[in-house]
RNA sequence: GGUGCCGUAGCUCAGCUGGAUAGAGCAGCGCUCUCCUAAAGCGCAGGUCAUGGGUUCAAAUCUCAUCGGCAUCG
Numbered sequence: 001g002g003u004g005c006c007g008u009a010g011c012u013c014a015g016c017u018g019g020a021u022a023g024a025g026c027a028g029c030g031c032u033c034u035c036c037u038a039a040a041g042c043g044c045a046g047g048u049c050a051u052g053g054g055u056u057c058a059a060a061u062c063u064c065a066u067c068g069g070c071a072u073c074g
Stems, first nucleotide, its partner, number of pairs: 001073007010026004019057001028044005050066005
C1' cells in the first nucleotide's frame, strides 16, 4: 500500500429488514432490608450512535470520504 471486519453509556455488547422516547448487563448514585457490611429488591443518572458530507418526508441503520482499531495479502 490492497482487501475485509469493527467503532453505540465508564466497561462488555444488542439494535444495522430506514420510522421505538436509543437499549441490556456490569460499574456509579439513592432508597428498602440489616446492629454494620455483603447479598438481594426497588429507583435514578449516564449517549454529538468515531468525524464530516450525500440520499430520503425521515438515518445508529443506506452511501462516500476521513480518522482509529483488528485480521489478512503483498